[in-house]
RNA sequence: GGAGUCGGCCAGGCAGCCGCUGCGCGCGAGCGCAGAGGAAAGUCCGGGCUCCGUAGAGCGGGAUGCGGGGUAACACCCCGGCGCGUAUAAACGCCGCGCGAGCGGCGCAAAGGCGACGAACAGGGCCACAGAGACGAGUCCCCGGGUCAUACCGGGGGGUGAAACGCGGCAACCUCCAUCCGGAGCAACACCAAAUAGGCAAGCGCUUGAGGCCGGCUCGGCCGAGCUUGCGGGUAGGUGGCUUGAGCCCGCGGGUAACUGCGGGCCUAGAGGAAUGGCUGCCAUGGCGUGCGCCUUCACCGGCGGCGCCAACAGAACCCGGCUUAUCGGCCGUCUCCCUUU
Numbered sequence: 001g002g003a004g005u006c007g008g009c010c011a012g013g014c015a016g017c018c019g020c021u022g023c024g025c026g027c028g029a030g031c032g033c034a035g036a037g038g039a040a041a042g043u044c045c046g047g048g049c050u051c052c053g054u055a056g057a058g059c060g061g062g063a064u065g066c067g068g069g070g071u072a073a074c075a076c077c078c079c080g081g082c083g084c085g086u087a088u089a090a091a092c093g094c095c096g097c098g099c100g101a102g103c104g105g106c107g108c109a110a111a112g113g114c115g116a117c118g119a120a121c122a123g124g125g126c127c128a129c130a131g132a133g134a135c136g137a138g139u140c141c142c143c144g145g146g147u148c149a150u151a152c153c154g155g156g157g158g159g160u161g162a163a164a165c166g167c168g169g170c171a172a173c174c175u176c177c178a179u180c181c182g183g184a185g186c187a188a189c190a191c192c193a194a195a196u197a198g199g200c201a202a203g204c205g206c207u208u209g210a211g212g213c214c215g216g217c218u219c220g221g222c223c224g225a226g227c228u229u230g231c232g233g234g235u236a237g238g239u240g241g242c243u244u245g246a247g248c249c250c251g252c253g254g255g256u257a258a259c260u261g262c263g264g265g266c267c268u269a270g271a272g273g274a275a276u277g278g279c280u281g282c283c284a285u286g287g288c289g290u291g292c293g294c295c296u297u298c299a300c301c302g303g304c305g306g307c308g309c310c311a312a313c314a315g316a317a318c319c320c321g322g323c324u325u326a327u328c329g330g331c332c333g334u335c336u337c338c339c340u341u342u
Base pairs, nucleotide, nucleotide: 001338002337003336004335006333007332008331009330010329012283013282014281015280016279017278018277020035021034022033023032024031025030037313041324042323044322045321046320047319048318049185050184051183052182061181062180063179064178065177066080067079068078069077070076081117082115083114084113092107093106094105095104096103097102118176119175123174124173125170126169127168135166140158141157142155143154144153145152189240190239191238192237199231200230201229202228203227204226211223212222213221214220247266248265249264250263251262252261253260254259285311286310287309288308289307290306292305293304294303295302
């Protein structure tokens, strides 16, 4: 310098104006601070948390499955083994073509990648096509023995096939073995709590009339069998759950690694039809375009600049750990091999 390979990180920046949500301060006007992601997505695994259930066990069902380790746990991660596997070639070598630059074919790697990867003498089942025969054995051809000839015996022979009798193959068929797993989910769940209706209790009343209507009072009139109070459950509504957590960053130590111990520092959305936005300017990066300028050229191509347009996937909803899927562009690094130079 090149080819391949795997991993990590970023996800435009700054300023001004106008808004939105939360918190704090303020009598108030208002002010200050904070405000989406690497996947917030799919809801596919694993946990926390909550309620139900609960003496315990079994049946049934589900999941996982090489060895070891990590973890709260996992179908995740790390290290190792085995298999795919004679994987893969820009360079290099050989061959061919071409005037040539070069093109084509063949050959030679490693890193890495992928793998439901326990058991097939416990049992059942299955093994397409081809083949005589697919696990019961069997005799299509050939050879040798044997026989008058068959029968029969033998063959590391031929042919078919992925596999031909060999403790065959398949468990992503049933099954067996080992290990693990209760159910439902924040619309969980807890608390406060109207109106109306219904429940329970007490008191009063039922023609000796409680109570209601006729605007407040008295009289009067009409209606009239219920009325009042208390308690408890539920609904509407409200509050909590709600973001301090298997948390993040740094240092030192342990470990090949995943990961982990100790010390120090930090607080980083919390809405509830659901905020996290809009406009303008400048700068940066990349892509596309150009009746523009400069350089180069005979010219085209090309380079630099100017101008214009565009800028990925996507949007928290109880919280974590994973996996999978989507993603413009950029930066950094690991490992392996090749070429050149010192």
Model confidence (mean pLDDT): 80 of 100.
Bacterial RNase P class A from a Burkholderiales bacterium, 342 nucleotides, folded computationally.
It is recorded under the gene name rnpB.
Taxonomically the source falls in Burkholderiales (Bacteria, Pseudomonadati, Pseudomonadota, Betaproteobacteria).
The RNAcentral record of the sequence draws on ENA.
The model forms 88% of the base pairs in the Rfam consensus.
Its Rfam family is "Bacterial RNase P class A". Rfam classes the family as a ribozyme. Rfam describes the family as follows. Ribonuclease P (RNase P) is a ubiquitous endoribonuclease, found in archaea, bacteria and eukarya as well as chloroplasts and mitochondria. Gene Ontology terms of the family: ribonuclease P activity, tRNA processing and dimeric ribonuclease P complex.